[in-house]
RNA sequence: GCCGAAGUGGCGAAAUAGGCAGACGCACUAGGUUCAGAUCCUAGUCCUGGUCAAACAGGGUGGAGGUUCGAGUCCUCUCUUCGGUA
Repeated sequence: GCCGAAGUGGCGAAAUAGGCAGACGCACUAGGUUCAGAUCCUAGUCCUGGUCAAACAGGGUGGAGGUUCGAGUCCUCUCUUCGGUA
């Protein structure tokens, strides 16, 4: 140089004929249970705005564009990592 794979909340990870993004697990927070813990059970946890708190609004799949009513998914360029090849 060429070919291929991957990049998604704090972490791992799911969602592929294009149709609710973050299921599920870990971790953490609160409550329950306990004499107190562990285990277990219940609820919650992306970001910004908003509110006393909510409701609610907007944004978010490495970055920038494109196609489409609609993109994590398809197309183009690009960055990073890994593998193959000479």
This is a predicted structure of an 86-nucleotide RNA (transfer RNA) from a Planctomycetaceae bacterium.
Model confidence (mean pLDDT): 80 of 100.
Its Rfam family is "tRNA". About the family: Transfer RNA (tRNA) molecules are approximately 80 nucleotides in length. The family's RNA type in Rfam is transfer RNA.